[in-house]
RNA sequence: GGUAUGAAAGGGCAAAGCCAUCGAAAGGUGGCGGCGCAAAGUCACCGGUCUAAGGGGCCCAGGCCCUAAGGCAGCGGGACUGCAACA
Numbered sequence: 001g002g003u004a005u006g007a008a009a010g011g012g013c014a015a016a017g018c019c020a021u022c023g024a025a026a027g028g029u030g031g032c033g034g035c036g037c038a039a040a041g042u043c044a045c046c047g048g049u050c051u052a053a054g055g056g057g058c059c060c061a062g063g064c065c066c067u068a069a070g071g072c073a074g075c076g077g078g079a080c081u082g083c084a085a086c087a
Base pairs, nucleotide, nucleotide: 003085005084006083012037013036017032018031019030020029021028022027035074041080042079043078045077046076047075048072049071050070054067055066056065057064058063
């Protein structure tokens, strides 16, 4: 220096659950927690998936169906960046 590697060491992140808070919800954020993670760092570009406030349709009503401009990067792919250095 490289890698399709992650051995060691030192660090990092933080699932479920609980509390607070924002949100129509999905979900986000902070605290506790710690299932896991070598990109579990960043980006919704492609596929997937969750929600359906608003909008549209149906309906006597209650309600039902469709829809992302809202989410998930810890679902897969892709792009960009990054730690270590045994072999």
Predicted 3D model of an 87-nucleotide RNA (c-di-GMP-I riboswitch aptamer) from a Rhodospirillaceae bacterium. Its mean pLDDT, the model's own confidence on a scale to 100, is 86.